The RNA shown here (Bacterial RNase P class A) has 372 nucleotides and comes from a marine sediment metagenome. Its Rfam family is "Bacterial RNase P class A". By type it is a ribozyme. Its family is annotated with ribonuclease P activity, tRNA processing and dimeric ribonuclease P complex in the Gene Ontology. Of the family's consensus pairs, 93% are formed in the model.
[in-house]
RNA sequence: AGCUGGCCGGGUGAUCGCGGCAGCGUGCUCGUGGGCACGCUGUUGAGGAAAGUCCGCACUCCACAGAGCACGGCGCCGGCUAACGGCCGGACGGGGUAACCCGAUGGCAAGUGCAACAGAGAGGCAUAUUGCUGGCGGUCGUUCCGCCAGUGAGGGUGAAACGGAGGUGUAAGAGACCACCGGCAGUGGCAGUAAUGUCGCUGGCCAGGCAAACCCCGCCGGGAGCAAGGCCAAGCAGGACAGAGGGGCUGCUCGCCCUGCUAAAGUCCGGGUAGGCCGCACGAGGAUGCCAGUAAUGGCGUUCCCAGAUAGAUGAUCAUCGGCGUUCAUGGCAGCAUGAACGCGUACAGAAUGCGGCUUAUAGGCCAGCUU
Repeated sequence: AGCUGGCCGGGUGAUCGCGGCAGCGUGCUCGUGGGCACGCUGUUGAGGAAAGUCCGCACUCCACAGAGCACGGCGCCGGCUAACGGCCGGACGGGGUAACCCGAUGGCAAGUGCAACAGAGAGGCAUAUUGCUGGCGGUCGUUCCGCCAGUGAGGGUGAAACGGAGGUGUAAGAGACCACCGGCAGUGGCAGUAAUGUCGCUGGCCAGGCAAACCCCGCCGGGAGCAAGGCCAAGCAGGACAGAGGGGCUGCUCGCCCUGCUAAAGUCCGGGUAGGCCGCACGAGGAUGCCAGUAAUGGCGUUCCCAGAUAGAUGAUCAUCGGCGUUCAUGGCAGCAUGAACGCGUACAGAAUGCGGCUUAUAGGCCAGCUU
């Protein structure tokens, strides 16, 4: 000068205030041990991203014979995981002197399609621009011009022009032919679980790019979401009743006896609004030690209990320490260190069923390893 990984993101004390829980007290209430309100005491009270809601699950309800189509997502290989588009390890390609970083990385040799500008031509018979060569004619003319034929090697355009460069060949040329190199298809050996790498053999001379274009192949996917969903249930509205309720006899029903209330201001019933409760805080949980593994991760042991609000509590002030900034002084070559004064009082942001990821934001600071 860089690269990678991890961590912190204010501490302590005092006062006031708020939410949850526990205990106690006071008051009210009824069905008499509960409910509500207030007070006191104790205890507890946001994050690394609580965020975006982008993936994947748990959980809940609905739907569902089986299979397929459509639609959507994913896509090198192996592993991890409850699962994933996540993570770890590896292969290949690209960037960097390096540490290291980036990559939707199956198939364009099945079909269809696309390619700005420039260019003759942008994909398959290249209507050949500048050229090269031959023939014929005009002509003084092999040299200039015209016509016909061959050519795609040279120049030019472009991000990309139908392998490279050497020889044979030819009128000039061309994989037309030949050896080498590159690439492709088929096939075999070796290494590897595999992706792949490496070494051959055969072939025809060559097959361009884009699939984050349609498409093909393989794998995965039912829908909605805690305002899920369940329970209790004022009031109002609805329905039923000539008998309903309470006590006794009784294991229960029927029945019998006693009591007492009324024709609506009674009793009962179903659905269910406001409201309340559950879901909802013991969980793929945290911390720590050992073991297995390169790692992600897993196993075992010990230990801990850690917010649950509902219009939403988790705050404010002061002191002090730490931090940061400015100025000055001293030391030092410098980065900087020490001291003093003054100032700032902190970034991004805030739970709402939970969990695993990804992405994005973040003042200031710390640690470790590695490279040049």